[in-house]
Molecule: small-subunit ribosomal RNA
Organism: metagenome
């Protein structure tokens, strides 16, 4: 310290999510110890029982209980009853003191409660402590007890009767207090202080063991408190007004003390944009948690203020209370009740119910500390101390440590006869004993109080010394004994993130924190080994801080991401130009004070160590007073002129505003000329027009608009503004520098102005024209085009107040390189310079990057206005303005992981430019009609086996389906047929013959039957291991193959640009078939592709071989023939060489190249074919050639075997043949080929057969024999007919090949002679030896459905202006919201489902504030009868409230018929409205 997530990839922008830390935490799983903490965060709900404030007899009358002692009965002689307060003590009372601390809670409270400072000259303060004085006399009563009542209880009531340190009176009395009068000092006032005179008030207790304690008045201190003031301390403005005791003064009261604190009178003020008031929410604070820090989040334990004590209110007593374990009263709750009444208050410890994810014992002790309370023992102390429970947190220990390799066994994995990994882990060997079990020992906290000596001083304090005290606890800790013995889990393992395989599962079941993962090979589920992290814990949920500079003081933005208000003018506010002097507020600096304590930090110590703890130290960044400083900044004064502004003089301009007035066009009407159509569109028709259009000429009206000038221009703040001309207003700029003397700037709120629609009222209305109407367009057309046409537009006045009001760029000021235009005005040497605009281009900087760039998006400075992920939504609600329309403020629930800028690379578009292609065109010829063949779909079948389906399937796989092939049906059989190895066992056969069954595999029967050196060899059969599958996945694969395309592209390595994805280079200008090639050039070279090199084919002047091929000349030979000697001259044959490179002319051109009927050549610009197929693109095809991974079947999904079926037939397609006919048919003669094949063959030749083909027979394993030409020429006939075209179809007879042609061959002969007379719409091939048109071979192959395929070769055209369109294709370019890439994205209404929310008759609640009624207790206030010697009190009564009751209106919460609109969800309708010129930008 970052990282994942938007993209095909980039850079930004911006949210969302992770990793860290933290908890008063909870929940799964687990669990040995110990040690220091911590523990109802929810319901301030309700509470059984038990304890939590009592003490003092040294204050006091007394004596229920206990002991004691005396004394008396009774006897049982130590025990029972009595008596006696004498005595220790002491129940219940009287009075003291204390109960206001302590513990508890967080309702309440947005306050002087808190915190800080400060001030009381406005105060109080028991107990303590200094100090001064002082304690004298009296007097009446009362509780207790007693006796009597009443009640169920609580408790009550009356009589006698007594006591105090209880209460009352008198006396003293001042340094108290109150009044007066004077002083002295000081203070900011108010006033405080000091003296000194006078005059009024007021005190006290007593016990004592005689030392003391107590009491009582002052004064001062400490303690605590109280009131006041300064500055801090949530949210909402969708809460802007609020206040009547309010705000002030006088009197009076009141209080401990100031004060409207209360009241009476007067005044009318006080709070408030620096947010009062209401609402919601909350204790505060030291500190805790997190952060680098500022900051944010928090207020549990612990300390310190505050509030409360069953809800509300009162007060009493007190030195403090409006009082948690007091009082009274109202309420609500529970108890108890003889029903008349009456208890009660756990937010004290413990507990209990309830509530909740969720939080403990009905423990022990006063030993220590700490409080009340005594003089003190001591008594009380759920305050404290401890223990008990909970891994709920921090920390510490442990669970073993060494050695140990045949790297054992199990497991799990692999490429599996082995290997790898669990793993030195384990056995096993040797060592330790923390912990755990036992025995045994055992603390420190204790030292005072208080006894007892003893010592100094002296009657009591001081210091010594012993004694006496332990809940925890027999605990902590030591020691000894055993024996590895008593101890290891959670999570994870796709990437962020450390850790991998396997089997299951198959979009299911599940996972998830975000990206995502599962649809048969899931490292993402679920298990298993195996690894990682962490460890007595170890994950998961919530929360809070971080990361997020994602709210931005540090530290952030706003042309296009979200974000500048439409514009000015201006109040508050906020800033602010020189010089100089004063102040010293801000502002620096030095000291004081304060900032509790603990926490945090560092040291140092103390528990074995750590956490914990204890001491020091620093800190505590504050905040207050004082002293100084004076630069800066405020404040105040006096200056200045440059900022602003005025005056003078020119000048600009479509700047408002009101009047007038011009001409063209448009319509309209009149009067003419005129005649059949106007108009209108892509095409048309609606519409006008023979009642005369439309077209022209005249004349009149009428409204709104101003061409040309005119521009890249000019004015204004915006918004906007244009015909000329008056008249009024405003504003800019230039020159002069005369005048004022900072008078500025920017502006929340405010005001003004503010396009176009819109709406009121009234005019006015040519023209255009929402809306509506008719035509048309279409599937539909509520639309885009036509003909109409109504509000509007136009004018006045008044409203609306918005806009892509845009430069999407707030307003002012200064500074920052250049060119260039231009508009105003000045000056001028006429060259320009200078001011204010207005506009392009560029540089540094700025930017995410497109830009921008003196007119900044630069570099600073003030102000102000806005942003903070999409959407939900600029919506609801609320306020507000408005006549309406609406407009301005302006949200949450939900709901996603995006949404968004630029910009790059493809891809695409009914975008552009540019070139090719048999891609159009210009021609030949088919396809489509018709009969047949052949293949497919479709039906149809036991079965019609599978594949192959635009282009890139369909005469394809299959270059041979009668059987076989076959993979499919039916139906019989076998379980291993056939290969291969091993290993065992019997055995001598198996196999062939024959004979029974069968359809046949096959099943039975029966005959025949080995070698030997005896060790085996061989051979079947059996048995196991192995086999087999044309079963599934071409979306696991491999290979192959198809298409784009034989199209010209498609990458790299340096370098360079660019943040970057990329890009240059490959782009531009020529040229090419070509990224071919030259020329430019930040590129320079390279690869695969293009060409070339390879094979045919075109020449042979030319080597070389001539056999089976040739035969010119020689020479024999025959009816004839290279038949035969010979010969290589030719042809040829095959093996080599040459040859063509735009080389040469000749025009163009930088050139590369292109023309040129050039020349020369067998051949001329790639001569003509073929092989060759980049990068990659269709998850293109194919598991059924083969291979092959997984999954699937094993008496079958494997094999055998007959038969059948792949060959079915109302149909629809694709690709052929054949034909329709005279360029022909038929008959007959006649000639010329290449390529190949051929021994289970070709077959000469001959002989029969009308033939298909039979016989018979030669010659060839081939340049030898042999399988071979039609077209075409020549004669002849047919003469336009469904024909001497045409041959389907049937019939009948045969041939052949085969075991075997029924299903389901092919051929041949005869007879039979269908449709068809040239093919709609649409469509296909091809550019020269090419179409087109004739025959031939060959591969499969017994045969042959072959018209097919794939070669051969004969004869042999036609045409191409051209590139506009249609099809594909390639560069440039340009737009995109596509990227699965247009067969793409995406929009809205309707129907489903699901969620949240709005409005709404109405209902239920809540909490406040107003007005009336009543009104407890209880303070004060009155007050003649009662009571008392008084003080006093009782009763009565007045104000004032708590509560309760009625009403009206507000907020606010809930909920609801019904209703709106939004989200949100794999395959639902309808349309296509956005993205390309998205088809109407």
């Nucleotide at each position: 310290a970052g990282a994942g997530u938007u993209u095909g990839a980039u850079c930004c922008u911006g949210g969302c999510u992770c990793a860290g830390g933290a908890u008063a935490a909870a929940c799964g799983c687990u669990a040995g110890c110990g040690g220091c903490a911590g523990g109802c965060c929810u319901a301030a709900c309700a509470c059984a029982u038990g304890c939590a404030a009592g003490u003092c007899g040294a204050a006091c009358g007394g004596u229920a209980a206990c002991a004691g002692a005396a004394g008396g009965a009774g006897c049982u002689u130590g025990c029972u009853c009595u008596u006696u307060g004498c005595u220790g003590a002491c129940g219940a009372g009287u009075g003291g003191c204390g109960c206001a601390c302590g513990g508890g809670u967080g309702c309440g409270u947005a306050a002087c409660g808190c915190g800080u400072a400060u001030g009381u000259a406005a105060c109080c303060u028991a107990c303590c402590c200094a100090u001064a004085a002082c304690u004298g006399g009296g007097g009446g009563a009362u509780a207790g007890c007693u006796c009597a009542g009443a009640g169920a209880a609580a408790u009550c009531u009356g009589a006698a009767u007594u006591a105090a340190u209880a209460c009352c009176c008198c006396a003293u009395a001042a340094u108290a207090a109150u009044u007066a009068u004077u002083u002295u000092u000081c203070g900011c006032a108010u006033g405080a202080u000091u003296g000194a005179u006078a005059a009024u008030u007021u005190a006290a207790a007593g016990c004592u063991u005689c030392g003391g304690u107590g009491g009582u008045u002052a004064u001062g201190g400490a303690u605590g408190g109280a009131c006041a003031u300064g500055c801090g301390u949530g949210a909402c403005a969708u809460u802007a007004g609020c206040u009547a005791g309010u705000u002030g003064g006088u009197g009076a009261g009141g209080u401990a003390a100031u004060a409207g604190c209360u009241u009476a009178c007067c005044a009318a003020g006080g709070c408030u944009a620096c947010g009062a008031u209401g609402u919601c929410u909350a204790g505060g604070g030291g500190g805790u948690c997190u952060g680098a820090g500022a900051g944010g989040a928090u207020g549990a334990u612990c300390c310190c203020c505050c509030a409360c004590a069953c809800u509300g209110g009162u007060a009493c007593u007190g030195a403090g209370a409006c009082a948690c374990g007091g009082a009274c009263c109202a309420g609500a709750c529970u108890c108890c009740u003889a029903c008349g009444g009456g208890a009660g208050g756990c937010a004290g410890c413990a507990g209990u119910g309830a509530g909740g994810a969720a939080u403990a014992u009905u423990g022990g002790u006063c030993a220590a500390u700490g409080g009340a309370c005594g003089a003190a023992a001591g008594u009380c102390u759920g305050a404290a101390c401890c223990a008990g429970c909970c891994a709920u947190g921090c920390c510490g220990c442990g669970u073993g440590c060494a050695g140990g390799a045949u790297g054992a066994c199990g497991g799990c994995c692999c490429u599996a006869c082995g290997g790898g990994u669990u793993g030195u882990a384990a056995a096993c060997u040797g060592c330790u004993u923390u912990u755990a079990u036992u025995u045994a020992g055992g603390a420190a906290g204790a030292a005072a109080c208080c006894u007892u000596c003893u010592c100094a001083c002296g009657u009591g304090u001081g210091a010594g010394a012993a004694g006496c005290u332990g809940a925890c606890g027999g605990u902590a800790c030591c020691a000894a004994a055993c024996g590895a013995a008593u101890a290891a889990g959670c999570a994870u393992c796709g990437g962020c993130u450390a850790a991998c395989u396997c089997c299951g599962u198959g979009c299911c079941a599940g996972c998830a924190g975000c990206c995502g993962c599962g649809g048969u090979a899931a490292u993402a589920c679920g298990g298993a080994g195996g690894a990682u992290g962490c460890g007595a814990g170890c994950g998961u949920u919530a929360u809070c801080c971080g990361g997020a500079u994602u709210u931005a003081u540090u530290g952030g933005g706003u042309u296009u991401a979200a974000a500048g208000g439409g514009u000015a003018c201006g109040u508050a506010g906020g800033c602010g130009g020189a010089a100089u002097a004063a102040u010293a507020a801000g502002u620096c600096a030095g000291u004081g004070g304060u900032g509790a304590a603990a926490u945090c930090u560092u040291g140092c110590a103390g528990c074995u160590u750590a956490a914990c703890u204890g001491u020091a130290a620093a800190a505590c960044u504050g905040c207050c007073a004082u002293u100084g400083a004076u630069a800066c900044u405020g404040u105040u004064g006096u200056u200045c002129u440059u900022g602003a502004g005025u005056a003078u003089a020119g000048u600009u301009g479509g700047a408002g505003u009101a009047g007038a007035u011009g001409g063209a066009a448009u319509g309209u009407g009149u009067u003419g000329u005129g005649u059949a159509g106007c108009g209108g569109u892509g095409a048309a028709a609606u519409g006008c027009a023979u009642u005369g259009a439309u077209a022209u000429a005249a004349c009149a009206c009428a409204g709104a608009a101003c061409a040309c000038c005119a521009a890249u221009c000019g004015c204004g703040a915006a918004a906007g503004c244009a015909g000329u001309c008056u008249a009024c207003u405003a504003a800019g700029c230039u020159a002069u520098u005369a005048c004022u003397g900072a008078c500025g700037c920017u502006g929340a709120g405010g005001u003004a102005c503010g396009a176009a629609a819109g709406c009121a009222u009234g005019g006015g209305g040519a023209g255009c024209g929402a809306a509506c109407a008719g035509g048309a367009u279409u599937a539909g057309a509520u639309a885009c085009c036509c003909u109409g046409g109504u509000a509007g537009u136009c004018c006045a006045u008044g409203c609306c107040g918005u806009a892509a009001g845009c430069g999407a760029u707030g307003a002012u000021u200064a500074c920052u390189c250049g060119a260039u235009a231009u508009u105003g005005g000045c000056a001028u040497u006429u060259a320009u310079g200078u001011c204010a605009g207005u506009g392009u281009c560029c540089a540094a900087g700025c930017g995410a990057a497109a830009g921008u760039a003196u007119u900044a998006a630069g570099u600073a400075a003030u102000c102000c206005a806005c942003c903070u992920g999409g959407g939900g939504a600029g919506u609801a609600c609320g306020a507000u303005c408005g006549c309406a329309a609406g407009g301005u403020u302006g949200a949450a629930a939900c709901u996603c992981a995006a949404a968004g800028g630029a910009a790059u690379u493809g891809a695409c578009g009914g975008g552009g430019g540019c070139c090719c292609g048999c891609a159009c065109a210009a021609g030949c010829g088919g396809u489509g009609g018709a009969g047949c063949a052949u293949g497919u779909g479709g039906u149809u079948u036991a079965a019609u086996u599978c594949g192959a389906u635009g282009a890139u399937a369909c005469g394809c796989g299959a270059g041979g389906a009668a059987c076989c092939u076959u993979a499919c049906c039916a139906a019989g059989g076998c379980u291993u047929a056939a290969a291969u190895g091993c290993a065992g066992a019997a055995c001598g056969a198996c196999a062939g013959g024959u004979c029974u069954g069968g359809a046949a595999a096959c099943a039975g029967a029966u005959u025949u039957u080995u070698c030997u050196u005896c060790g085996g060899a061989c051979g079947g059969u059996c048995u196991g291991c192995a086999a087999g599958g044309u079963g599934c996945u071409g979306c696991a694969u491999g290979g192959u193959u198809g298409u784009c395309g034989u199209c010209a592209g498609c990458u790299c390595g340096u370098g360079c640009c660019g943040u970057g994805a990329g890009g240059u280079g490959u782009c531009g200008g020529g040229u090419u078939a070509a990224g071919u090639c030259c020329c430019a050039u930040a590129a320079c070279g390279a690869g695969c592709g293009c060409a070339a090199c390879c094979c045919c084919u075109a020449u042979c002047c030319u080597u070389u071989a001539g056999u089976u091929g040739c035969u010119a000349g020689c020479a024999g030979g025959u009816a004839a023939u290279g038949c035969u000697g010979a010969g290589g001259a030719c042809u040829c044959u095959a093996a080599g060489g040459a040859a063509a490179c735009u080389g040469c002319c000749c025009g163009c051109g930088u050139a590369a190249g292109c023309g040129g009927u050039g020349a020369g050549g067998a051949a001329g610009g790639u001569g003509g074919g073929g092989a060759u197929g980049a990068c990659g693109u269709c998850a293109a095809a194919u598991c059924a050639u083969c291979a092959c991974g997984g999954c699937c079947c094993u008496u079958a999904c494997g094999u055998c075997u007959u038969g059948g079926g792949c060959u079915a037939c109302a149909c629809a397609c694709g690709u052929g043949c054949u034909a329709c006919a005279a360029u022909g048919g038929c008959a007959g003669g006649u000639a010329c080929a290449a390529a190949g094949g051929g021994c289970a063959g070709c077959u000469a030749c001959a002989u029969g057969g009308u033939a298909a083909c039979a016989u018979g027979a030669u010659g060839c394993u081939a340049a030898u024999c042999u399988c071979u030409a039609a077209a075409a020429c020549c004669u002849g006939u047919c003469u336009c007919a469904g024909u001497u075209c045409g041959g389907a179809u049937u019939g009948a007879g045969g041939u052949c090949u085969g075991c075997a042609a029924c299903u389901c061959g092919a051929c041949c002969u005869c007879a039979u002679g269908a449709a068809g007379c040239u093919g709609g719409a649409a469509u296909c091939g091809c550019u020269a030896g090419u179409a087109a048109u004739c025959g031939a071979a060959u591969a499969u192959c017994a045969g042959c459905c072959a018209u097919g395929a794939u070669u051969c070769g004969g004869u042999g055209a036609a045409u191409a202006c051209g590139u506009u369109c249609c099809c594909g294709g390639g560069c440039c370019u340009u737009g995109u919201a596509c990227a699965c890439a247009c067969c793409g994205c995406c929009c809205g209404u309707c129907a489903a489902a699901c969620a949240a929310u709005g409005g709404a008759a109405g209902c239920u609640g809540g909490g406040g504030g107003c007005a009336c009624c009543u009104g407890a207790a209880g303070u004060c206030g009155g007050u003649a009868a009662c009571c008392g010697u008084a003080a006093g009190g009782a009763g009565c009564u007045g104000c004032c409230u708590a509560g309760g009751g009625u009403g009206a209106a507000a907020c606010u919460a809930g909920u609801a018929a019904c209703u709106g609109g939004u989200g949100u969800u794999a395959a639902g309708u309808c349309g296509u409205a956005a993205c390309a010129a998205g088809g109407u930008a």